[in-house]
Molecule: Bacterial RNase P class A
Organism: Pseudomonadota bacterium
RNA sequence: GCGGAUGGCUGGAUGGCUGCGGCAGCGAUGUCGAGGAAAGUCCGGACUCCAGCAAAGCACGGUGCCGGGUAACGCCCGGCGGGGGCAACCCCAGGGAAAGCGCCACAGAGAACAGACUACCUGCGUUCGCGCGGGAAAAGGUGAAACGGUGGGGUAAGAGCCCACCGCGCGGGUGGCAACACCGGCGGCACGGCAAGCCCCACCGGGAGCAAUGCCAAAUAGGGACCUCGCGCCGCAAGGCGGGGCGGCUUGCGCCCCAGACGGUCCGGGUUGGCAGCUAGAGGGUGCCGGGUAACCGGUGCUCCAGAUGAAUGGCCAUCCAUCCGUGGGCAACCACGGGGGACAGAAUCCGGCUUACAGGCCAUCCGCGCAU
Numbered sequence: 001g002c003g004g005a006u007g008g009c010u011g012g013a014u015g016g017c018u019g020c021g022g023c024a025g026c027g028a029u030g031u032c033g034a035g036g037a038a039a040g041u042c043c044g045g046a047c048u049c050c051a052g053c054a055a056a057g058c059a060c061g062g063u064g065c066c067g068g069g070u071a072a073c074g075c076c077c078g079g080c081g082g083g084g085g086c087a088a089c090c091c092c093a094g095g096g097a098a099a100g101c102g103c104c105a106c107a108g109a110g111a112a113c114a115g116a117c118u119a120c121c122u123g124c125g126u127u128c129g130c131g132c133g134g135g136a137a138a139a140g141g142u143g144a145a146a147c148g149g150u151g152g153g154g155u156a157a158g159a160g161c162c163c164a165c166c167g168c169g170c171g172g173g174u175g176g177c178a179a180c181a182c183c184g185g186c187g188g189c190a191c192g193g194c195a196a197g198c199c200c201c202a203c204c205g206g207g208a209g210c211a212a213u214g215c216c217a218a219a220u221a222g223g224g225a226c227c228u229c230g231c232g233c234c235g236c237a238a239g240g241c242g243g244g245g246c247g248g249c250u251u252g253c254g255c256c257c258c259a260g261a262c263g264g265u266c267c268g269g270g271u272u273g274g275c276a277g278c279u280a281g282a283g284g285g286u287g288c289c290g291g292g293u294a295a296c297c298g299g300u301g302c303u304c305c306a307g308a309u310g311a312a313u314g315g316c317c318a319u320c321c322a323u324c325c326g327u328g329g330g331c332a333a334c335c336a337c338g339g340g341g342g343a344c345a346g347a348a349u350c351c352g353g354c355u356u357a358c359a360g361g362c363c364a365u366c367c368g369c370g371c372a373u
Base pairs, nucleotide, nucleotide: 001369002368003367004366005365006364007363008362009361010360012320013319014318015317016316017315018314020033021032022031023030024029035344039355040354042353043352044351045350046349047209048208049207050206052253055251056250057249058248060205061204062203063202064201065079066078067077068076069075080094081092082091083090084089095200096199100198101197102194103193104192117140118139120135121134122133123132124131125130148166149165150164151163152162153161167189168187169186170185172183173182174181175180213276214275215274216273223267224266225265226264227263228261229260232241233240234239242258243257244256245255246254283304284303285302286301287300288299289298290297291296321342323340324339325338326337327336328335329334
């Protein structure tokens, strides 16, 4: 210098004029006022309500190597295994296929208790083209995949038939918390793939969501018509029996209701305001100390904090900055003048994540190649 990998930051600045929302104030006025994603609403929670937030079973859904972090997670960190890259580094729905069922298109002789098309070896026959029988499964061919692979021995030709190494299985030792790695022994090989088809195993999950929910005010005045179900049974009584319901189902227990029904349909009429929840929290930013490889945890100082609800956070001007275009000057860096010009987007109960969108600019670390010393 060129090409690449990873992590992070920024997201125009200052001033003036003029608005909008919250809070304080009698007022003048003061003060605060969007984001890294406020987004998608995809996970996990806090919080609130439900006549069950509590037990067991079934069903349904989710997660899935190991260890750690966290309030929790499908998130994050570290490691293991597999794959890709020369490398920095990146990617993986990564439990179980000797519990069972199912599937494996096309091509091919044969696709899972295998099979023999070509070619090989061999016996017999021969019209010398080949035909019939036997052996074998190494070579060719098909395929995503052909029932271990490579090399040697062996043989008529061959074959785990025999041997070495690799793979696989069984059992052992060493290291590691573990996933797993390494070492040597035995077995001639038995067990193809798919679990993002069903399934099995382990773990997790009650439902609904701030339009949750509570209160105040206003309104309806016990509006009308029709339909449906029901007002249960025993007993003189006390009481006993029973019926309906409880936001996946069943059982048990518990709870609510049992007289008219806030059951249904239609007609007619009314309210569709305010307050709380609401923003100070598993908080954010920043400095320091300690622990940890890290995620993160503990301590401490300072500082900041939108709460709107037909829904504020805006507009205009000036100067400057990144950057682009044109003209002129200059060998060039650059200078002068004129013009343009800053993305994605935008709170709505609040947090932790993930994912997606994003003009331009900046920083740090690392890798490969080339050149110079």